[in-house]
Transfer RNA from a Gemmatimonadales bacterium, 84 nucleotides, folded computationally. The sequence is in RNAcentral, with records from ENA. Its Rfam family is "tRNA". By type it is a transfer RNA. NCBI's taxonomy places the organism under Bacteria, Pseudomonadati, Gemmatimonadota, Gemmatimonadia, Gemmatimonadales. The coordinates come from a structure-prediction model, not an experiment, and the mean pLDDT is 82.
RNA sequence: GCCGGGAUGGCGGAAUCGGUAGACGCGGAGGUCUCAAAAACCUCUGGGAGCAAUCCCUUGCGGGUUCGAGUCCCGCUCCCGGUA
Numbered sequence: 001g002c003c004g005g006g007a008u009g010g011c012g013g014a015a016u017c018g019g020u021a022g023a024c025g026c027g028g029a030g031g032u033c034u035c036a037a038a039a040a041c042c043u044c045u046g047g048g049a050g051c052a053a054u055c056c057c058u059u060g061c062g063g064g065u066u067c068g069a070g071u072c073c074c075g076c077u078c079c080c081g082g083u084a
Base pairs, nucleotide, nucleotide: 001083002082003081004080005079006078007077010026011025012024019067027045028044029043030042031041032040046057047056048055049054060076061075062074063073064072
C1' cells in the first nucleotide's frame, strides 16, 4: 500500500428488515430489613438548560440519502487481524 473487522453512557455490552438509542450486567446514589453490618430486595442512574412542567443535545469525526440512520452511501481518524 491493499483486504477484512471494529469505535454506542463511568465500564462491559445489546439494539431484528432503517422506526425515533442505550436492553442486560457492573459501578454509583437513595431506601427497606438489622442493635449494627454483610447479604438480599426496591427505586433512580448519558450530557445540558429550567423552580418545575418541559425543552435541547448525544452512537469516533465530517458530509450525503431518507418522513426517519447506531444501522445504508462517501471521505477522514484511531484500534485489531490478514497479505506482498